[in-house]
Context: one part of a larger RNA
RNA sequence: UCCGGCGAGUUGCGGCAUCUGGCAAGGUUAAGCGCGAAAAGCGCGGAGCCGAAGGGAAACCAAGUCUUAAAAGGGCGGUAAAGUCAGAUGAUGCAGACCCGAAACCGGGUGAUCUAUCCAUGUCCAGGCUGAAGGUGCCGUAAGAGGUAGUGGAGGGCCGAACCCACAUCCGUUGAAAAGGGUGGGGAUGAGGUGUGGAUAGGGGAGAAAUUCCAAUCGAACCCGGAGAUAGCUGGUUCUCCUCGAAAUAGCUUUAGGGCUAGCCUCGUCUUAGUCUGCCGGAGGUAGAGCACUGAAUUUCCUAGGGGGCGUCAAAGCUUACCGAAGAAUAUCAAACUGCGAAUGCCGGAGAGAUGAUGGACGGGAGUCAGACUGCACGAGAUAAGUUGGGUAGUCAAAAGGGAAAGAGCCCAGACCACCGGCUAAGGUCCCAAAGUGCGUGUUAAGUGGAAAAGGAUGUGGGAUUUCAAAGACAGCUAGGAUGUUGGCUCAGAAGCAGCCAUACAUUGAAAGAGUGCGUAAUAGCUCACUAGCCGAGAGGUCCUGCGCCGAAAAUGUCCGGGGCUGAAACACGCCACCGAAGCUGUGGAACCGCAAGGUUGGUAGAGGAGCAUUCCUGAAGGCGGCGAAGCUGUACCGAAAGGAGCAGUGGAGUGACAGGAAGAGAGAAUGCCGGA
Numbered sequence: 001u002c003c004g005g006c007g008a009g010u011u012g013c014g015g016c017a018u019c020u021g022g023c024a025a026g027g028u029u030a031a032g033c034g035c036g037a038a039a040a041g042c043g044c045g046g047a048g049c050c051g052a053a054g055g056g057a058a059a060c061c062a063a064g065u066c067u068u069a070a071a072a073g074g075g076c077g078g079u080a081a082a083g084u085c086a087g088a089u090g091a092u093g094c095a096g097a098c099c100c101g102a103a104a105c106c107g108g109g110u111g112a113u114c115u116a117u118c119c120a121u122g123u124c125c126a127g128g129c130u131g132a133a134g135g136u137g138c139c140g141u142a143a144g145a146g147g148u149a150g151u152g153g154a155g156g157g158c159c160g161a162a163c164c165c166a167c168a169u170c171c172g173u174u175g176a177a178a179a180g181g182g183u184g185g186g187g188a189u190g191a192g193g194u195g196u197g198g199a200u201a202g203g204g205g206a207g208a209a210a211u212u213c214c215a216a217u218c219g220a221a222c223c224c225g226g227a228g229a230u231a232g233c234u235g236g237u238u239c240u241c242c243u244c245g246a247a248a249u250a251g252c253u254u255u256a257g258g259g260c261u262a263g264c265c266u267c268g269u270c271u272u273a274g275u276c277u278g279c280c281g282g283a284g285g286u287a288g289a290g291c292a293c294u295g296a297a298u299u300u301c302c303u304a305g306g307g308g309g310c311g312u313c314a315a316a317g318c319u320u321a322c323c324g325a326a327g328a329a330u331a332u333c334a335a336a337c338u339g340c341g342a343a344u345g346c347c348g349g350a351g352a353g354a355u356g357a358u359g360g361a362c363g364g365g366a367g368u369c370a371g372a373c374u375g376c377a378c379g380a381g382a383u384a385a386g387u388u389g390g391g392u393a394g395u396c397a398a399a400a401g402g403g404a405a406a407g408a409g410c411c412c413a414g415a416c417c418a419c420c421g422g423c424u425a426a427g428g429u430c431c432c433a434a435a436g437u438g439c440g441u442g443u444u445a446a447g448u449g450g451a452a453a454a455g456g457a458u459g460u461g462g463g464a465u466u467u468c469a470a471a472g473a474c475a476g477c478u479a480g481g482a483u484g485u486u487g488g489c490u491c492a493g494a495a496g497c498a499g500c501c502a503u504a505c506a507u508u509g510a511a512a513g514a515g516u517g518c519g520u521a522a523u524a525g526c527u528c529a530c531u532a533g534c535c536g537a538g539a540g541g542u543c544c545u546g547c548g549c550c551g552a553a554a555a556u557g558u559c560c561g562g563g564g565c566u567g568a569a570a571c572a573c574g575c576c577a578c579c580g581a582a583g584c585u586g587u588g589g590a591a592c593c594g595c596a597a598g599g600u601u602g603g604u605a606g607a608g609g610a611g612c613a614u615u616c617c618u619g620a621a622g623g624c625g626g627c628g629a630a631g632c633u634g635u636a637c638c639g640a641a642a643g644g645a646g647c648a649g650u651g652g653a654g655u656g657a658c659a660g661g662a663a664g665a666g667a668g669a670a671u672g673c674c675g676g677a
Stems, first nucleotide, its partner, number of pairs: 001677006011095004016090008026050003032044004054061002064076004098236002101233001105226006116200009125190001127159003130155001134151001136149004163187003167184005202218001204214003211220001239611006249262005263368002265365007274355004279349004288340001289338002294334003299329003305323002307320004371396006378389003401412003416589004421585003427579003430563003436576001438575005443569001449565001455550002459547010476534005482507003487501003513528001517526002590601004612666001614663006623655002631650005637644002
């Protein structure tokens, strides 16, 4: 990993609802007893229970009663009146209550052969080194103290085997080993090691103290029991088909991944409304707008006041390139501003049209209380997020099919079944790949199309406007571009061209700046403005707009799905075809609802309905069966499915149909259990 077998809503006792049956103003027995072979069955047993009457705490009264002194009152009850017993089903209560699963808690016991400490009694520690006290001799002293030589053999002394330990590192990590091996290391006469016997026990013991040890188990040992502890948690929960079909919200909750009630689903009974469109009537303060109000805020004017200056002993007064409330004018802003104010939406009404049971009440059964994305109008956030919170609509959830290359939530569209029929939707029609290398007019040259901003640019199309132009424009070419003068000042120099002043100076002229740029140390030189000639028809500027360009650097491999495309691209206007889905339609068929006509049939949680199969029992001393049962193997048959036959082989003794009944009644999942490969 696979295969086989086993494996989960049961049972008892209650009350509730529905269905079926018996009897019915009644219904029914329980224990027990009798007959009987009997736990079968039949008979007895009316105690008791429910109902037919209620009210009151009760006595008690009664279609009434209680309250009260009494009700004028008030409470409950009465006038329609069916119950009860049994069986089945559904959910529910109490029980382990669908199954498996804790960590734990408690009780009673078993453990100190491991290990911790202690007690008793034994035992062990090669060899080497150091050389304390004391004592002896000698020296020394009044006696001492003291000194010196040797003696002596102290020490949690030193080195180092046995023994004990476990500091470093390597190996080992399904090991040789559930803690070891290698190489080194520490202690080694001591708080030393070790044998034997004994003591201490779990709410406890022991601890040179680490939550350390107490038999490979220790923040509380192990064994059995309470025990099927509890588990608002996770996992699992076994045949088929048919009808309907949710929720992820509100309130409350030591509540937030749980629950209860309501909402939404389903089934039954009763009832008669519902929804949409149009019409009529309402409430309202959003969008927008506005600035009288509440506030914000721009510019200007004006002024009280403040600051500065003048002035003075102090002031008054005068003044101002300052600040400036209120006020005026002007242009604005607001979720918590409104003298205005929609569209929608919401509420109500009548009677039309559409729809066709979709509404309401009561009763049985649920599930749901983590929602997701997209569009629109908002809050939070950074007008970030595949973010977060509500509102509203849609889809997904619980929805398959076609499109978007691929894709829960986008676009189209809601799959009862069959078909090698037809028409369309979104989206497409050069090839991959079904269908136009379709038509008309323009646009783009960037592979733009087929990612992006501020900003930038004689890209190119369209439009508007303006200036110049046959009295010759624009561009180009030829020629001129002068004189006073090197303007004045400044300066080493300053001559059109460092800088300052003037430049609306003047002259000659067709024209020529007291000079547009380059240049020189300063001159010089080259040019421009301006003018003439040549040429001969448009030229220049500004604005709006379509499509493009630059701006443009990322990590597996290139921003069309690819090939490839200059249309097979984009936009605008217009036209005709075709393809394309489980949509619509055609033909045939099934089921459900309905008298019919006709309609309906995607589906998770879930409600309701109808069936298939398995084992046993009854009818039943019956049917089939050695002329071959069950089981197994094969098989082209039947049924909408679960499933059911027939035949052949195998097998060798039991077993099927029908009508009922009862359940140890269906396996793929539970890191399921047992066995096998």
Large-subunit ribosomal RNA, domain II from Lachnospiraceae bacterium JLR.KK008, 677 nucleotides, folded computationally. Model confidence (mean pLDDT): 85 of 100.